[in-house]
Molecule: c-di-GMP-I riboswitch aptamer
Organism: Pseudaquabacterium pictum
RNA sequence: UCGGGGCAUUGGCACACCCGUGCGAAAGCCGGGGUCGCAAAGUUCCCGGUCUAACGCCGCCCUGCCCUGCAGUGCGGCCACGGCAGCGGGGCCGCACUG
Numbered sequence: 001u002c003g004g005g006g007c008a009u010u011g012g013c014a015c016a017c018c019c020g021u022g023c024g025a026a027a028g029c030c031g032g033g034g035u036c037g038c039a040a041a042g043u044u045c046c047c048g049g050u051c052u053a054a055c056g057c058c059g060c061c062c063u064g065c066c067c068u069g070c071a072g073u074g075c076g077g078c079c080a081c082g083g084c085a086g087c088g089g090g091g092c093c094g095c096a097c098u099g
Stems, first nucleotide, its partner, number of pairs: 002099003006095001012038002017033004022029002036086001042092003046089003049084003056078005062072004
């Protein structure tokens, strides 16, 4: 330097769940506890997938008005510019040990 990568060993991360006058519309994230698991459960939304739907658009009910249109409230549908890296793939970096 290239390859393999958990036999042994040093360690690492931290599911669920709990706590928080935390952040966020939510999905989810952050901090602390916790430890199901993980050889990349390091990192990156590049691709697929998936979650949420604030804003926006469309429709409907009701009410009002300067009334064949507009506004307000509520309901429904669509939608990522928001998430998930511990869903899969790809990119980048990479410890012990070993060829």